[in-house]
Context: one part of a larger RNA
């Protein structure tokens, strides 16, 4: 220079009360403003205690601070069903033997790892200062083991089926959700009107079980035979015949209905009471309309560039075992370990040296107007961006 520039989005504050040494900024209340395909909610990754409570204000916070993602102390993460592992494989990694190579090592078979994929099963309500599909209440489901009863050809690391898959398009059936009415409870106006075709609030409930619908797909069953499926096969495939059929049968399949629910929730009311926390009772709970980008649906139609694998699962036999073991069905009893679970997550907690106008994958998607997830104004919810 200079007490100058600056104090990090122009979304915005005002008042009253409280606490306190002190209040523009902390807490409570009433107004005002901003976002609302987000500046709301739920996850993955990453972070790693930042979560909750009490106390504190040196430093950190671009100002003050009684406040804080700051300091100190204490507390907090509960699972057969959510995710992982105990299962499977992809790209890729490692790799017994093996091949190659002065050495180090490289490649690679059998195999073994490796999710971002496949594969069993849980919902509703309540509860904490902080966890909940994990605790509690109610109602379910799956797998395995043992026992009992009944029936019985069982058996794999092998064979077969299945799992099992691309892009685009169109039509249909539904549901979530929305809206309106109905019903229930409450209200009658501090300003002209408001007992009315008035106003306000609510009108909510899952998984599962039973049933097998709209729709979609396939000819089905039996007998005989068989050079294929590395051996075998009653299985799959090939061949011949018979019966039933063009809609019977089988497979698949949202949703709806009934039960679940004589329960829960529920506007509100009563009691208690403000030192912290509350306790109990409980009305109506129906119908219509609209309607998805969600479900039926990995469906259907169509196109060429022709669109994972393996296991779980079903079936077939081999070795073998055969009145044992094993298998099927029903019932009962028991078991279901270990790891993650707090909080943040378009951000002041992640990546950017910062409480940085930047960057960061997935899911949810209310109202009015609108073709619309554009845009504008709002709801739930969250904020007014730390001078």
């Nucleotide at each position: 220079g200079a007490g100058u520039a600056a104090c990090g989005a122009u979304a915005a504050a005002g008042c009253g009360g409280g606490u306190g040494a002190a209040a523009a900024a902390c807490c409570c209340g009433c107004u005002c403003g901003c976002c609302g395909g987000a500046a709301g909610a739920u996850c993955a990754a990453g972070g790693u205690u930042u979560c909750c409570u009490g106390u504190c204000c040196a430093a950190c916070g671009c100002u003050a601070a009684u406040c804080g993602g700051g300091a100190c102390a204490g507390g907090g993460u509960u699972a057969g069903u959510c995710g992982g592992c105990a299962c499977c494989u992809a790209a890729g990694g490692c790799g017994a033997g093996g091949c190659c190579g002065a050495a180090a090592g490289g490649c690679g078979u059998a195999g073994u790892c490796g999710a971002u994929g496949g594969a069993a099963a849980a919902c509703a309500g309540g509860u904490u200062a902080a966890u909940a599909u994990u605790c509690c209440u109610g109602u379910a489901c799956c797998u395995c083991u043992u026992u009992a009863u009944a029936c019985u050809g069982c058996g794999a690391u092998g064979g077969g089926g299945g799992g099992a898959c691309g892009g685009a398009g169109a039509a249909g059936g539904c549901u979530a959700g929305g809206u309106g009415a109905u019903c229930a409870g409450g209200g009658c106006g501090a300003u002209g009107g408001u007992u009315g075709u008035c106003c306000c609030u609510g009108u909510u409930u899952a998984a599962g079980c039973u049933u097998g619908u709209a729709g979609g797909g396939a000819g089905a069953u039996c007998u005989c035979u068989u050079a294929g499926g590395u051996a075998a096969a009653u299985c799959c495939g090939g061949g011949a015949g018979a019966u039933c059929a063009c809609u019977a049968u089988c497979c698949u399949g949202a949703g709806a209905a009934g039960c679940g629910a004589u329960a829960a929730c529920g506007a509100g009311c009563u009691c208690a009471a403000u030192u912290g926390c509350g306790a109990g009772c409980g009305a109506a709970g129906u119908c219509a309309u609209u309607g998805a980008u969600g479900c039926c649906a990995u469906g259907c139609u169509u196109c060429c560039a022709a669109g994972a694998a393996a296991a779980g699962c079903c079936u077939c036999u081999a070795a073998g075992c055969u009145u044992c073991a094993g298998g099927u069905a029903u019932a009962a009893a028991g078991a279901g370990a270990c790891c993650g679970u707090a909080c943040u997550c378009c951000a002041a907690a992640c990546c950017g040296a910062c409480a940085c106008a930047g960057g960061u994958g997935a899911u949810c998607a209310g109202g009015u107007a609108g073709a619309g997830a554009a845009u504008a104004c709002c709801a739930a919810g969250g904020c007014g961006c730390u001078u």
Large-subunit ribosomal RNA, domain III from gamma proteobacterium HTCC2207, 387 nucleotides, folded computationally. The source organism's lineage runs through Bacteria, Pseudomonadati, Gammaproteobacteria, Cellvibrionales and Porticoccaceae.